[in-house]
A computed fold for a 135-nucleotide RNA, annotated as FMN riboswitch aptamer (RFN element). The sequence was found by an Rfam model in a public genome assembly. The prediction has a mean pLDDT of 81. Rfam family: FMN riboswitch aptamer (RFN element). About the family: The RFN element is a highly conserved domain that is found frequently in the 5'-untranslated regions of prokaryotic mRNAs that encode for flavin mononucleotide (FMN) biosynthesis and transport proteins.

RNA sequence: AAAUAGUUUCAGGGGUGGUGAAAGUCCACACCGGAGGUGAUCAGCACAGUGAUGCUGUAAGUCCUCGAGCGCAUCAGCGCCGAACGGGUGAGUAUUCCCGUACCGACGGUAUAGUCCGGAUGGAAGAAACGACAU
Numbered sequence: 001a002a003a004u005a006g007u008u009u010c011a012g013g014g015g016u017g018g019u020g021a022a023a024g025u026c027c028a029c030a031c032c033g034g035a036g037g038u039g040a041u042c043a044g045c046a047c048a049g050u051g052a053u054g055c056u057g058u059a060a061g062u063c064c065u066c067g068a069g070c071g072c073a074u075c076a077g078c079g080c081c082g083a084a085c086g087g088g089u090g091a092g093u094a095u096u097c098c099c100g101u102a103c104c105g106a107c108g109g110u111a112u113a114g115u116c117c118g119g120a121u122g123g124a125a126g127a128a129a130c131g132a133c134a135u
Stems, first nucleotide, its partner, number of pairs: 001135001006130005015029004030115002032105002034066004042057005047051001061103002069080004084101005107118003
C1' cells in the first nucleotide's frame, strides 16, 4: 500500500371522499416504487488533442440479475414468482431521455387490500464505516 478474514451500523414508500348495516378492501379520484447492473440524461472536473474525448457523481416499479414472498427439502439447495406500449429526439435498434396513454404489486386477517392490521423489536439483496494475521 492493496486485498482478505472479521466487526459495527444502516437497509420500503403510499388515502381521502362516496355508497352501505358493515369497506383505509367495493366505486371515484389520488398516492407509492427495495438492491446491484446497463444507460444517449444532468452536474462537476481534466486536457498536446476541446472531442460522438476522459474521469467522478447522478438517471429504469414494467430491460437484465437479485432480494422479498410462496411451495418442496434435515441441510446445502431446488422450483414458482407481477407489469409498456405508441410517438418524438438523435450519429445511434433509447423498452432507460422527452411527450402521451396504459399497466403491475407476496402471505394470513377482515366487506374483496400495493396504501389498514399481523407474522416482523424478524429476515434480507445490498450499502457505508472500521479492519487484523500473513504477503